[in-house]
RNA sequence: GGGGAUAUGGCUCAGCUGGUUAGAGCGCUUCGUUCACAUCGAAGAAGUCAGGGGUUCGAGUCCCUUUAUCCCCA
Repeated sequence: GGGGAUAUGGCUCAGCUGGUUAGAGCGCUUCGUUCACAUCGAAGAAGUCAGGGGUUCGAGUCCCUUUAUCCCCA
């Protein structure tokens, strides 16, 4: 230099052919249970979906570009 993959709560991931409120597990907070801890039960917080632009009535999803990480080729 050329090609490809990935980026979504703190962590690991799902999200179908673009469709109306973005979810799960673990973790965290509060409450209950206990002498206490753990387990268990209930409730809750936490996401500008990597950044920017575009298409569309509507974008996590499609297009362009930038960034970061990883892989392949030279």
Molecule: transfer RNA
Organism: Clostridia bacterium